This is a predicted structure of a 265-nucleotide RNA (Bacterial large signal recognition particle RNA) from a Chloroflexota bacterium. The source organism's lineage runs through Bacteria, Bacillati and Chloroflexota. Its Rfam family is "Bacterial large signal recognition particle RNA". Rfam links the family to the GO terms signal recognition particle, plasma membrane targeting and SRP-dependent cotranslational protein targeting to membrane, signal sequence recognition. It is annotated as a non-coding RNA gene.

[in-house]
RNA sequence: UCGUGCUAGGCGGGGAACUAGCGGUGCCCUGUAUCCGCAAUCCGCUACAGCGGAGCUGAACUCCCGGUCGAGGUCCGCACCGUUCGCCCACCACCACCGCGUCCGACGUUGAGAGUCGGGUCCCGCGCAGCGUUGGUCCGUGAAUCCCGUCAGGUCCGGAAGGAAGCAGCGGUAAGCGAUCCCCUUCGGGUGCCGCGGGACAACCUGGCUGGAGCCGGGCGCGUGGGUGAGUGCGAGCAGGUGCGGUUCGACACCGGGUGCACGA
Numbered sequence: 001u002c003g004u005g006c007u008a009g010g011c012g013g014g015g016a017a018c019u020a021g022c023g024g025u026g027c028c029c030u031g032u033a034u035c036c037g038c039a040a041u042c043c044g045c046u047a048c049a050g051c052g053g054a055g056c057u058g059a060a061c062u063c064c065c066g067g068u069c070g071a072g073g074u075c076c077g078c079a080c081c082g083u084u085c086g087c088c089c090a091c092c093a094c095c096a097c098c099g100c101g102u103c104c105g106a107c108g109u110u111g112a113g114a115g116u117c118g119g120g121u122c123c124c125g126c127g128c129a130g131c132g133u134u135g136g137u138c139c140g141u142g143a144a145u146c147c148c149g150u151c152a153g154g155u156c157c158g159g160a161a162g163g164a165a166g167c168a169g170c171g172g173u174a175a176g177c178g179a180u181c182c183c184c185u186u187c188g189g190g191u192g193c194c195g196c197g198g199g200a201c202a203a204c205c206u207g208g209c210u211g212g213a214g215c216c217g218g219g220c221g222c223g224u225g226g227g228u229g230a231g232u233g234c235g236a237g238c239a240g241g242u243g244c245g246g247u248u249c250g251a252c253a254c255c256g257g258g259u260g261c262a263c264g265a
Stems, first nucleotide, its partner, number of pairs: 001265006009057003012030004020046005034054005063258006072249002075246007082238006091231001092229004098223008107214001114210008122199006128192002131188002135184002139178003147172004155164003
């Protein structure tokens, strides 16, 4: 140096979280690098840190160490976006009152605004009218008998004269019934262009007086303060997203170095 056969080792790695710590199952990132059993209310270990079993590969491009690069993840800070809560001081939007200006319209010397007096609409009391209602008056009807009057016939008393009771009928009347709704009366009201008296008085209508030129309504603009809203404003927070910076861990890839045994030639 070459060949053959073994062994160590290897047969994925990393991040976060969990854990006294380590590893695994699970999640995530890389990547393709055997299999079976256990395992998140966990499973198995003890700084040499999965346990148990089988298989493949095997001293090298494949194992070990260091370095470069760096996917990706954790943490911190800043900015922007998003989202949640709160606020409305200021910004923004809308609304109403008041004042000013302007345009249009109606009214106005046949008298504006303003002031003043009166009346009505409003409330109370009384009255009147009317409506409804109660009772009565008037008219009619109305008692076999237990209402009145007159009582034919008939009955009774009497010698007679003459009396007595009294049915029917007739007349009148009571209770009741009916008609009229003219008249009187009781009670009542969501009745009234009504009358008298009192009251209240903001508004509307109306009449008179003073007085002598504007007034009212709508639109637009400006202004002071007021009210409402919550977005394009302000403040705070974050299970968030993006970007930048810092910290930490770090796969793959690349570079360099290192590393057995036996036999034979």